[in-house]
The prediction has a mean pLDDT of 78. This is a predicted structure of a 371-nucleotide RNA (Bacterial RNase P class A) from a Phycisphaerales bacterium. Rfam family: Bacterial RNase P class A. By type it is a ribozyme. NCBI's taxonomy places the organism under Bacteria, Pseudomonadati, Planctomycetota, Phycisphaerae, Phycisphaerales. Of the family's consensus pairs, 97% are formed in the model.
RNA sequence: UGAACAGGUGAUCGCUGCCGCCUCGGGCGGUGGAGGAAAGUCCGAACACGACAGGACACGGUGGUGGGUAACGCCCACCGGCCCCCGAUCGUCGGGUCAGGGAAAGUGCCACAGAAAGCAAACCGCCUGCCUCGGCAGGUAAGGGUGAAAGGGUGCGGUAAGAGCGCACCGCCCGGCUGGUGACAGUCGGGGCACGGCAAACCCCACCGCGUGCAAUCGCAAGCAGUUCUCAUGGUUCGCUUCGGCGUGCCGAUCCGUGGUCCGCGGAACGAGAACGGGUCGCGAGCUUGAGAUCUUCGGCAACGGAGAUCCCAGAUGAAUGGUCACCGCCCCGCUUCGGCGAGGCACAGAAUUCGGCUUAUGUUCAUGGA
Numbered sequence: 001u002g003a004a005c006a007g008g009u010g011a012u013c014g015c016u017g018c019c020g021c022c023u024c025g026g027g028c029g030g031u032g033g034a035g036g037a038a039a040g041u042c043c044g045a046a047c048a049c050g051a052c053a054g055g056a057c058a059c060g061g062u063g064g065u066g067g068g069u070a071a072c073g074c075c076c077a078c079c080g081g082c083c084c085c086c087g088a089u090c091g092u093c094g095g096g097u098c099a100g101g102g103a104a105a106g107u108g109c110c111a112c113a114g115a116a117a118g119c120a121a122a123c124c125g126c127c128u129g130c131c132u133c134g135g136c137a138g139g140u141a142a143g144g145g146u147g148a149a150a151g152g153g154u155g156c157g158g159u160a161a162g163a164g165c166g167c168a169c170c171g172c173c174c175g176g177c178u179g180g181u182g183a184c185a186g187u188c189g190g191g192g193c194a195c196g197g198c199a200a201a202c203c204c205c206a207c208c209g210c211g212u213g214c215a216a217u218c219g220c221a222a223g224c225a226g227u228u229c230u231c232a233u234g235g236u237u238c239g240c241u242u243c244g245g246c247g248u249g250c251c252g253a254u255c256c257g258u259g260g261u262c263c264g265c266g267g268a269a270c271g272a273g274a275a276c277g278g279g280u281c282g283c284g285a286g287c288u289u290g291a292g293a294u295c296u297u298c299g300g301c302a303a304c305g306g307a308g309a310u311c312c313c314a315g316a317u318g319a320a321u322g323g324u325c326a327c328c329g330c331c332c333c334g335c336u337u338c339g340g341c342g343a344g345g346c347a348c349a350g351a352a353u354u355c356g357g358c359u360u361a362u363g364u365u366c367a368u369g370g371a
Base pairs, nucleotide, nucleotide: 001367002366003365004364005363007328008327009326010325011324012323013322015033016032017031018030019029020028021027022026035348039359040358042357043356044355045354046353047213048212049211050210054263055262056261057260059209060208061207062206063205064078065077066076067075068074079100080098081097082096083095084094086091101204102203106202107201108198109197110196123144124143125140126139127138128137129136130135152170153169154168155167156166157165172191173190174189175188176187177186178185179184217285218284219283220282226276227275228274229273230272231271234251235250236249238247239246240245254268255267256266257265258264292311293310294309295308296307297306298305299304329346330345331344333342334341335340
């Protein structure tokens, strides 16, 4: 770091879901009853409701490639970078880790030290010339210093001394071919020998995202108490008319709803809202059969998927699922006639709509790697 398990059996007393029977505010019988994390509430969903759930922007999330999944920020395989091990000079096997798209769209930062940290740079040193022997002028970036980082690396040649100045190999850039679904890998040719790092900085690119949540929501019973305020009824074309008006199309205005903004859409007086105040802490449904579990088989490197068979495995509501005893299992101590005897200990921890993950806590055993 990863995987498996999470004590077992019996008796007895107690609690409780469902089913059946009965002499029914209870009794009897049968059959079930807390986890691998139930924790965190970090992701994703199922389901319910919302007067449209539709578009755009903002905002937020993810980020190598391919696959899996209902979906995911999860899982599997593969690729690449870095590190470790091993061997011995060039890399095989194995293990670990990565917040792994873009620095040639733009903006910004790289303190101090140092000559110089994005357009550069000469402190020491090296070489050449002059000289009043203190130094001055020119060339240089191979050696040294500073630093996290000094503008390719190693070697040879060349030079006054040096430098990709030239060459070989590596590195970088461009192009071709081969293999691969792909990320990429290998190989061949050419080239300039050169413009760093940071995006867990702003940003750019690709993809994803409606909201609220079982205290959702639905029903029954009971009970009370309402008060105040806001928003429309506008204009106009056409048609009808009992001349009061009505219908229809268009325009305009106000309020409310749709996570934020805009557009769109919907509702508008038997409508939509705001403030203050009163009543209801009752009962039931949701409530457990599920993207379910186990076994066999087929496909797949795997995650996982198909087929068949078997099983039902908590549903409480101030909140049940427990207590005691004995034996067995594991750890440990003492004694021992080596047969065993005696004492002690056995982690983290408790369902509340459900499921798939991640993260955290923790005992025993096994495996892998390191010290």